The RNA shown here (transfer RNA) has 71 nucleotides and comes from a Candidatus Pacearchaeota archaeon. The prediction has a mean pLDDT of 82.

[in-house]
Formats: sequence, C1' cells, structure tokens
RNA sequence: GGGCCUGUAGUUUAACGGUAAAACGCAUCCCUGGCUUGGAUGAGAUCCGCGUUCAAUUCGCGGCAGGUCCA
Repeated sequence: GGGCCUGUAGUUUAACGGUAAAACGCAUCCCUGGCUUGGAUGAGAUCCGCGUUCAAUUCGCGGCAGGUCCA
C1' cells in the first nucleotide's frame, strides 16, 4: 500500500427496512438484626459523515478504529 471481516448499554450477545431485545453489571425499594441469596421497579447504547427511502442498526459511498491475509 491492497483484499476481506467487524464496530449496538459498563461487559457479552440479539434485532430479514417499520416502537432497539436479553443476560451479567449499576441505582432504588421489599425481604434480613446485618451480609449473601431471592423478588419488584428504573436508568443506561446503534463509531462518524453523506446518500437512497415515507421510514435506516439494517441498503450504498467515504472516513475512523480493531482483527486477519497478501505485498
């Protein structure tokens, strides 16, 4: 320098163009003399820009970051 793959919550993963889901973690409450366990509720995310579309996490282009292969 070139090819390919990936980028979603603090972490790990879902979501065939139509309200972004779950587990763990976090906060509050219940339970307990207290901790753990258990139960209830809640906060929390689509890497950036442009385009296509009534509508983009999803499709296209460019960029950025990571991984892999070639040189």
Description: The source organism's lineage runs through Archaea, Nanobdellati and Candidatus Pacearchaeota. RNAcentral holds the sequence, with entries from ENA. It matches the Rfam family "tRNA". By type it is a transfer RNA. Rfam describes the family as follows. Transfer RNA (tRNA) molecules are approximately 80 nucleotides in length.